Background:
Small-subunit ribosomal RNA, central domain from an uncultured prokaryote, 349 nucleotides, folded computationally. The prediction has a mean pLDDT of 88.
[in-house]
Context: one part of a larger RNA
RNA sequence: CUGGGCGUAAAGCGCGCGUAGUUGGUUAGGUAAGUUGGAUGUGAAAGCCCCGGGCUUAACCUGGGAACUGCAUUCAAAACUGCCUAGCUAGAGUACGAUAGAGGGGGGUAGAAUUUCAGGUGUAGCGGUGAAAUGCGUAGAGAUCUGAAGGAAUACCAGUGGCGAAGGCGGCCCCCUGGAUUGAUACUGACACUGAGGUGCGAAAGCGUGGGUAGCAAACAGGAUUAGAUACCCUGGUAGUCCAUGCCGUAAACGAUGUCAACUACCCGUUGGAAGACUUGAUCUUUUAGUGGCGCAGCUAACGCGAUGAGUUGACCGCCUGGGGAGUACGGCCGCAAGGUUAAAACUC
Numbered sequence: 001c002u003g004g005g006c007g008u009a010a011a012g013c014g015c016g017c018g019u020a021g022u023u024g025g026u027u028a029g030g031u032a033a034g035u036u037g038g039a040u041g042u043g044a045a046a047g048c049c050c051c052g053g054g055c056u057u058a059a060c061c062u063g064g065g066a067a068c069u070g071c072a073u074u075c076a077a078a079a080c081u082g083c084c085u086a087g088c089u090a091g092a093g094u095a096c097g098a099u100a101g102a103g104g105g106g107g108g109u110a111g112a113a114u115u116u117c118a119g120g121u122g123u124a125g126c127g128g129u130g131a132a133a134u135g136c137g138u139a140g141a142g143a144u145c146u147g148a149a150g151g152a153a154u155a156c157c158a159g160u161g162g163c164g165a166a167g168g169c170g171g172c173c174c175c176c177u178g179g180a181u182u183g184a185u186a187c188u189g190a191c192a193c194u195g196a197g198g199u200g201c202g203a204a205a206g207c208g209u210g211g212g213u214a215g216c217a218a219a220c221a222g223g224a225u226u227a228g229a230u231a232c233c234c235u236g237g238u239a240g241u242c243c244a245u246g247c248c249g250u251a252a253a254c255g256a257u258g259u260c261a262a263c264u265a266c267c268c269g270u271u272g273g274a275a276g277a278c279u280u281g282a283u284c285u286u287u288u289a290g291u292g293g294c295g296c297a298g299c300u301a302a303c304g305c306g307a308u309g310a311g312u313u314g315a316c317c318g319c320c321u322g323g324g325g326a327g328u329a330c331g332g333c334c335g336c337a338a339g340g341u342u343a344a345a346a347c348u349c
Stems, first nucleotide, its partner, number of pairs: 004320003007303002012317001014201004021194001023192001025088007033081002035077008049065006091191001092188004096183004103177007110154001115149007125136002162169002206247006215241002220236004258316006267293011278281001298305002322349003331342004
């Protein structure tokens, strides 16, 4: 390289956009690069293979043939691919109407609750646990009432509900803004798919600068437990968690399942849209885009998957090749650092 694979055995990049490249709907005409056929030349000899011959045989030697699957030139064919020209509308997109939504960014605002502070009432406990103690409290705690401050998060609704490419997104109102679905008509006319490099987004934690800090809480301190207890439990508590801005670029970033397209039994739910029917309803039917359950065929080592495929196919990309060493060393690139990314070998079983 050919080949075989990638849900769980090794293996789908965390997710988009997109360059080169690969692949590409339908009709007609042209062309002849790929493709197909013929001819000519060449493809040294020896060797290999086939049929003969010569050494008493064989090895060996020798004659002829075939083969040399290739290359070049030329003639022809025009189905398929390419290229050129002219079209088409089923892919893709645009315009118009409508709809649903925690999609994103910014601003404002509301009510519970926790905590703290101030004041009133009031007196001896509170708190915590398996049991305790540390802790708080006669300098008046806890309880209760009133007021104030401040930060963070939005009970119920809430749903194998919705939206988003993924990460993710949840009180209410306003502004800006992306996408999707659906309906009928008109328009563009293959404008498409994938995508090495590249580029953007990317939970949590972490880092820089400046704020903020109610609750929670790594580190840390104390109390317990214990043989010990650098833990689990308890009392405290700082970074952090929050905001602005700049980095980091990783996760069991999971559906452990790349993206796109076509085809392939039923049945039952649910969300959004459209159409129709009548008995006008808490109705039924059809259709479409999601999201679930079961299941035929088929697939699978089994588990299971099963129109949301892991079925049957096509296009393109990524990745795997025994375990350990090791996602490590070295080098490169990136980063303030933490580290990330790319990525071996010796040795060993």
Source information
Its Rfam family is "Bacterial small subunit ribosomal RNA". Its family is annotated with ribosome and structural constituent of ribosome in the Gene Ontology. RNAcentral holds the full RNA, with entries from ENA.